[in-house]
Context: one part of a larger RNA
RNA sequence: CUGGGCGUAAAGCGUGCGUAGGUGGUUUGUUAAGUCUGAUGUGAAAGCCCUGGGCUCAACCUGGGAAUUGCACUGGAUACUGGCAGGCUAGAGUGCGGUAGAGGAUGGCGGAAUUCCCGGUGUAGCAGUGAAAUGCGUAGAGAUCGGGAGGAACAUCUGUGGCGAAGGCGGCCAUCUGGACCAGCACUGACACUGAGGCACGAAAGCGUGGGGAGCAAACAGGAUUAGAUACCCUGGUAGUCCACGCCCUAAACGAUGCGAACUGGAUGUUGGGAGCAACUAGGCUCUCAGUAUCGAAGCUAACGCGUUAAGUUCGCCGCCUGGGGGAGUACGGUCGCAAGACUGAAACUC
Numbered sequence: 001c002u003g004g005g006c007g008u009a010a011a012g013c014g015u016g017c018g019u020a021g022g023u024g025g026u027u028u029g030u031u032a033a034g035u036c037u038g039a040u041g042u043g044a045a046a047g048c049c050c051u052g053g054g055c056u057c058a059a060c061c062u063g064g065g066a067a068u069u070g071c072a073c074u075g076g077a078u079a080c081u082g083g084c085a086g087g088c089u090a091g092a093g094u095g096c097g098g099u100a101g102a103g104g105a106u107g108g109c110g111g112a113a114u115u116c117c118c119g120g121u122g123u124a125g126c127a128g129u130g131a132a133a134u135g136c137g138u139a140g141a142g143a144u145c146g147g148g149a150g151g152a153a154c155a156u157c158u159g160u161g162g163c164g165a166a167g168g169c170g171g172c173c174a175u176c177u178g179g180a181c182c183a184g185c186a187c188u189g190a191c192a193c194u195g196a197g198g199c200a201c202g203a204a205a206g207c208g209u210g211g212g213g214a215g216c217a218a219a220c221a222g223g224a225u226u227a228g229a230u231a232c233c234c235u236g237g238u239a240g241u242c243c244a245c246g247c248c249c250u251a252a253a254c255g256a257u258g259c260g261a262a263c264u265g266g267a268u269g270u271u272g273g274g275a276g277c278a279a280c281u282a283g284g285c286u287c288u289c290a291g292u293a294u295c296g297a298a299g300c301u302a303a304c305g306c307g308u309u310a311a312g313u314u315c316g317c318c319g320c321c322u323g324g325g326g327g328a329g330u331a332c333g334g335u336c337g338c339a340a341g342a343c344u345g346a347a348a349c350u351c
Base pairs, nucleotide, nucleotide: 004321005320006319007304008303012318014201015200016199017198021194022193023192025088026087027086028085029084030083031082033081034080035077036076037075038074040072041071042070049065050064051063052062053061054060091191092188093187094186095185096184097182098181099180103177104176105175106174107173108172109171110154115149116148117147118146119145120144121143125136126135162169163168206247207246208245209244210243211242215241216240220236221235222234223233258317259316260315261314262313263312266295267294268293269292270291271290272289273288274287275286276285277284299306300305324351325350326349333344334343335342336341
């Protein structure tokens, strides 16, 4: 070096785009770099191995051979890989025609509810709990009716339904905009896959500046509970939650399962297309493509389970793991950050 692994035992980067690199459909010609083969030179001697000889044997010494798996040069072979030239259409992509969707951004609009304010009616309670108390209320609360303000979130529809690379996305309308799927025809002609670095996106919390602030609510205050109660329960309540711009870059960022491709019995549901059959009040049956679920042949697995959406059988590329628990995701150094901290990441010691 090869050889083992990564759903749950250590191990898939949170996700994408993509540079270098690695890998790459089909066919013809050419080349002969890789590959295969022959010759030549070289591969010091000693040693090792084989086979002779010499010390009475052996160790030891000595002759010959083999080996030295290599390198160089040269002659040839051409299936495969590569290079070059040309072609093809099954991979990939483009155009034309349709379809579904909480995909994204911006602007506008709507109703229910909570809270607050004003006015009317009206009187002694309200609120809260296991029970209470703090709290609110005769300066008129709560209840109820009318009017107004403001912020945030969008009940029903709602669905192992949909969309998105992931994070995630849900009232309605408009504008701008990304992707996917289906059917057939035309076009390009391998333009592909993966992807170290790199770049971009990335819930919540947090940070900076400026707004906003209804409800909720870390911190905080009070009331309870309790042996205590820095909690659970209650009454309040500030950051924050919301918006704009700029940072942070983490997560049980999970399917704890990287991406792409091919192959390998079925059954049932559902979403979006297409085709055929039945059919005129029926709205069903069958096939098919793309998604999403449940159950399961074979196979796999330590088992659990997975099972055409594989954890089956293979190929390409990347990432990661290496005796266990603790020390420790700590210290030090470096990079990034306003900070918080993030990324990278030990050792002594100990069981």
Predicted 3D model of a 351-nucleotide part of an RNA (small-subunit ribosomal RNA, central domain) from Luteimonas terricola. Lineage of the source: Bacteria > Pseudomonadati > Pseudomonadota > Gammaproteobacteria > Luteimonas. The prediction has a mean pLDDT of 88. It matches the Rfam family "Bacterial small subunit ribosomal RNA". The full RNA is in RNAcentral, with records from ENA and SILVA.